Model confidence (mean pLDDT): 85 of 100. The RNA shown here (small-subunit ribosomal RNA) has 1392 nucleotides and comes from an uncultured bacterium.
RNA sequence: AGAGUUUGAUCCUGGCUCAGGAUGAACGCUGGCGGCGUGCCUAACACAUGCAAGUCGAGCGAUUCUCUUCGGAGAAGAGCGGCGGACGGGUGAGUAACGCGUGGGUAACCUGCCCUGUACACACGGAUAACAUACCGAAAGGUAUGCUAAUACGAGAUAAUAUGCUUUUAUCGCAUGGUAGAAGUAUCAAAGCUUUUGCGGUACAGGAUGGACCCGCGUCUGAUUAGCUAGUUGGUAAGGUAACGGCUUACCAAGGCGACGAUCAGUAGCCGACCUGAGAGGGUGAUCGGCCACAUUGGAACUGAGACACGGUCCAAACUCCUACGGGAGGCAGCAGUGGGGAAUAUUGCACAAUGGGCGAAAGCCUGAUGCAGCAACGCCGCGUGAGCGAUGAAGGCCUUCGGGUCGUAAAGCUCUGUCCUCAAGGAAGAUAAUGACGGUACUUGAGGAGGAAGCCCCGGCUAACUACGUGCCAGCAGCCGCAGUAAUACGUAGAGGGCAAGCGUUGUCCGGAAUUACUGGGCGUAAAGGGUACGCAGGCGGAUAUAUAAGUCAAAUGUGAAAGGCACCGGCUCAACCGGUGAGCGGCAUUUGAAACUGUAUAUCUUGAGUUCAGGAGAAGAGAGCGGAAUUCCUGGUGUAGCGGUGGAAUGCGUAGAUAUCAGGAAGAACACCAGUGGCGAAGGCGGCUCUCUGGCCUGAAACUGACGCUCAGGUACGAAAGCUGGGGGAGCGAACGGGAUUAGAUACCCCGGUAGUCCCAGCCGUAAACGAUGGACACUAGGUGUUGGGGGUUUGAAUCCUUCAGUGCCGAAGCAAACGCAUUAAGUGUCCCGCCUGGGGAGUACGGUCGCAAGACUGAAACUCAAAGGAAUUGACGGGGGCCCGCACAAGCGGUGGAGCAUGUGGUUUAAUUCGAUGCAACGCGAAGAGCCUUACCGAGACUUGACAUCCCGUGACUAUCUGUGAAAGCAGAGUCUGCCUUCGGGCACACGGAGACAGGUGGUGCAUGGUUGUCGUCAGCUCGUGUCGUGAGAUGUUGGGUUAAGUCCCGCAACGAGCGCAACCCCUAUCCUUAGUUGCCAGCGGGUAAUGCCGGGGACUCUAAGGAGACAGCUGGUGGAAGCCGGAGGAAGGUGGGGAUGACGUCAAAUCAUCAUGCCCUUUAUGUCUCGGGCUACACACGUGCUACAAUGGCCAGUACAGAGGGAAGCGAAGGAGUGAUCUGGAGCAAAUCCCAGAAAGCUGGUCCCAGUUCGGAUUGCAGGCUGCAACUCGCCUGCAUGAAGCCGGAAUCGCUAGUAAUCGCAGGUCAGCAUACUGCGGUGAAUACGUUCCCGGGCCUUGUACACACCGCCCGUCACACCACCCGAGUCAGAUGCACCAGAAGUC
Repeated sequence: AGAGUUUGAUCCUGGCUCAGGAUGAACGCUGGCGGCGUGCCUAACACAUGCAAGUCGAGCGAUUCUCUUCGGAGAAGAGCGGCGGACGGGUGAGUAACGCGUGGGUAACCUGCCCUGUACACACGGAUAACAUACCGAAAGGUAUGCUAAUACGAGAUAAUAUGCUUUUAUCGCAUGGUAGAAGUAUCAAAGCUUUUGCGGUACAGGAUGGACCCGCGUCUGAUUAGCUAGUUGGUAAGGUAACGGCUUACCAAGGCGACGAUCAGUAGCCGACCUGAGAGGGUGAUCGGCCACAUUGGAACUGAGACACGGUCCAAACUCCUACGGGAGGCAGCAGUGGGGAAUAUUGCACAAUGGGCGAAAGCCUGAUGCAGCAACGCCGCGUGAGCGAUGAAGGCCUUCGGGUCGUAAAGCUCUGUCCUCAAGGAAGAUAAUGACGGUACUUGAGGAGGAAGCCCCGGCUAACUACGUGCCAGCAGCCGCAGUAAUACGUAGAGGGCAAGCGUUGUCCGGAAUUACUGGGCGUAAAGGGUACGCAGGCGGAUAUAUAAGUCAAAUGUGAAAGGCACCGGCUCAACCGGUGAGCGGCAUUUGAAACUGUAUAUCUUGAGUUCAGGAGAAGAGAGCGGAAUUCCUGGUGUAGCGGUGGAAUGCGUAGAUAUCAGGAAGAACACCAGUGGCGAAGGCGGCUCUCUGGCCUGAAACUGACGCUCAGGUACGAAAGCUGGGGGAGCGAACGGGAUUAGAUACCCCGGUAGUCCCAGCCGUAAACGAUGGACACUAGGUGUUGGGGGUUUGAAUCCUUCAGUGCCGAAGCAAACGCAUUAAGUGUCCCGCCUGGGGAGUACGGUCGCAAGACUGAAACUCAAAGGAAUUGACGGGGGCCCGCACAAGCGGUGGAGCAUGUGGUUUAAUUCGAUGCAACGCGAAGAGCCUUACCGAGACUUGACAUCCCGUGACUAUCUGUGAAAGCAGAGUCUGCCUUCGGGCACACGGAGACAGGUGGUGCAUGGUUGUCGUCAGCUCGUGUCGUGAGAUGUUGGGUUAAGUCCCGCAACGAGCGCAACCCCUAUCCUUAGUUGCCAGCGGGUAAUGCCGGGGACUCUAAGGAGACAGCUGGUGGAAGCCGGAGGAAGGUGGGGAUGACGUCAAAUCAUCAUGCCCUUUAUGUCUCGGGCUACACACGUGCUACAAUGGCCAGUACAGAGGGAAGCGAAGGAGUGAUCUGGAGCAAAUCCCAGAAAGCUGGUCCCAGUUCGGAUUGCAGGCUGCAACUCGCCUGCAUGAAGCCGGAAUCGCUAGUAAUCGCAGGUCAGCAUACUGCGGUGAAUACGUUCCCGGGCCUUGUACACACCGCCCGUCACACCACCCGAGUCAGAUGCACCAGAAGUC
């Protein structure tokens, strides 16, 4: 000293929470010793029992007992008497008060015992308790009679420096008055005991001590308590008191207190001090000390020096106890103790040895004050639970990547020590002579032996300290944020670690942090907060000069500020806590003296603040009266005819009874177009036709007058839009409510047709608004620029212009301010003064109370409860049925489809023993699967195996193996049988098989939300970022925005940016043209040969082609346009503006997909979730969807003939010719590891023929029979062929898909997978279109901008009702209890 928490992030505001200290504490776990302290905070609740105040025989009489030398001595105790029971001890109920604190006053007072001084003590008297007798009563107690003493009581004498009265002198004081003195008069004293160094008695004076009263100042909360007061305030007189006083009484007067908070209500003993805090403050008032109050509750007095009396009295009340029912007794808030209450607080201890107190001459007695001990970790302080060496880093625990790490020198072991402890011995100080409860204690010495002595909390961040297992939004944790839904450092346990330590945590409370009530030290434009506006009393503040004063202020001195405590130093207990000494200090108050700058006060003066006068000026400023025209509506009349009106479109409505339209006349009410302007006026609300009257304010100029007369303003008063209210008018238009018509899912709305209050006037209320500049008023100061309104001055002959000044009203902007936005001479800047207001969000501007109002309601204005936020400004995104620009087969323009049919295939669903699993909007669904009859296969049924089908290691045996038999569905099981591998250094080794034991294998079991890798998608969209610099407190911005351009963040220009990276483009491949090289298996123009024919042969490289290398295209040339980039056109060219196609996929998004390709953490399984085998299933079928194939036909079907590809594949292969079969196919086997041979016939096309619009010569599903092929095996469940059969279907609803050119459409071919199986997939070529005006709309995307309360980001956020449960508060017929005020009745004791 700060930290956490609002947000995606930021700054600010703002609350909540934490870290510190403290405690009379309590609770949980734990607990060795000692010292010093502390210990009913609750029921001022009730109390059993014991003790806590007695003492004096040297005041007195009587009595009893003991001893006796009988002289007496001693002791005891009731009574009279004296002193003390007013101290000490307890408690904090009451009290908001002169109660307390502090400082004063008493000229208004008292003071026993004590001290000092002066004087005195003469001389009498009568009683009474005790006691005795009698009596009453249960008791407590009492009555009567009789006897007796005193330091008890009474009378007398003496006496003043006492007291009262009268007269008087001096002096002093703020007043009453005091002090000193004189004269006279009146009144009042006494006590003895003892025989010792005596103790007492009386009066007076003084002192000391203790008390009483009065005063200044200070002393909690509430105004939702604003008025209180009748002995009240004062006076006179009297009484009373120690004393002043309405303290009391009579009379008189009508005062007294209060916004500087009376009264009332609530709470509370006050202080020294204690805790906290840097301080200022805030909180507390235990122990110790001072004061006060109280003693069961209330009242009262007596005695006394002192009480209205804790352990005295009387009365009343409640309670308890005793009782013979007549009556009595009691008071722990003394010390112990008991019950009760409570989270909670101790022994019915010892002693008067010390200190102190009472009595006494003293000895002494008494003392639950006190000194000690006991109990309690309740607190503070100190000590200990061992020390040294000790690595094999033991065992064990935990973790582990299995290597190790850690607990850890820790333990064990060895060598020691003795604080505490145990035993024994000695043994204090506290005590001046004696006397020691504590106590055989402290302390000392000796001996013994590591023995008897460590826990608690925490470990996600704040906040020091981390792993494993268990659990699985469960159990639980949590001070705040928040953890836990299968890998939890946050729960529980364990190990490790951190902190403190005889304690540690938790809870409660206080201060701090919190500048979060801000005096020190905050704010109010938008975060909470400026009153709607003005006037103005009190109050606060206030211009210049001079003098005086000294209240504030400053200085000095004196007194006080108790002690203890705190602080500094020193000292004593071994240290410390604790205790002692010294010192400073105690912020304060009071008195005295001084200073005079400032504030105040008084006096005098001044003119600049303020105001007055005079002369000009502008204005929707206000009030009243009158007048005006345009428009609307209505009425009357005319013309005129079928519509008018209204809307997005309509309808309701009006109109043939004549509307709308139009003309003329009339009536009525309301409002004043243009001018008109961030123009004017007004305090604000507000004010708009014209004229007149009355009235307020403002501005300018002159500088005559007054002389601070000023500013602000709680309360108060006035004004105060609209709506609303009361009464009376008025009512054209408009128009809440209401009616109707539309819109709509609905439409209590928006739109339309009507329409009542109201809007208008008069009178009176209301008193509120986003009454806003969300910005109180006044004054002063602090750069400018530019408009505008009303004046003045200068320049000018004048105007215009220009310069200047005052008062308004706008914009921009410097410094400064501000969280930012922004404000900026009209401040939100810099200062002064005054007022109002704020203190987290909700509850709530609500409830209650009060005031106001006719009402509506207004003003004032909480709490319980609840949340950890609520909020301001700005930032980046995302979003918008916001805006701008742009793109895409996105729409549009076209072509062809899907959706209808049959079939194929995938999915859902259903079914099943199983129909294995995954993929599920686009981006799952002919997807994983480039091909499920067995296998595959993961699923189901059945039968088997258990170191296993597979890997490594060990041991034993042996070559292995092939073959056969039985059984079985097979796997397997049982048996027979053959026979001895390779290398060798001769030790053995290697490989294989079988048997065996265990480590282990195995898992297509789970988790794609633990992962790697791979993939999809936005999207081949043009974006995504960085460095440095700059701007911003910051998040961030800039760059990347802007103007153009592009397919493109492509390029150009501009610019606080300059550069760079990943993307774009290019580089790569194929293709289109040409060239060079090469020329077989390809080619054949020319030459030669040959054939029925064929590049068939010789040969050739020209051409095609093959496959290597090059060329070519770059906006290069040119016209136009443009500032450039570029765009538009042209030429040339095979190709032209990216030539076409492919590969290539930025930062990222979707917890997207995949644990079943693979890999992999963790979990699960281990005679099974593993392995083997057979059979079945993945092929099921009411149904729904996706993707396809074939069609519905004549641009066609069928038949015959005939032409032209490209790209591929081929050895367990492709398979020619030839032959057989209608055909699938069979036979055959040439050739070919392929530019050579084969697959291989391309098909649409073309030519010719036929069909003639029909369910057909379309269509081919389905089915029957007969065959072929593959394969252990085609039943479930393959493909193909032939013959026969010949279904639906005649172009497809809503809806929806693809495609912009060699594309769509259409036609066939090949390949992979594959034993076999293709309508799928991947490729290949053939034929070969139509359309695009354009970007309004749908979808998706990019850039800029704007709004946002969204950030899981619009599939967002969020409001209200209802249902259920719970919590809090309020209401509720009432009822009960308490407190208080006023009035009245009765009235004890006691005093007068």
Rfam family: Bacterial small subunit ribosomal RNA. Its family is annotated with ribosome and structural constituent of ribosome in the Gene Ontology.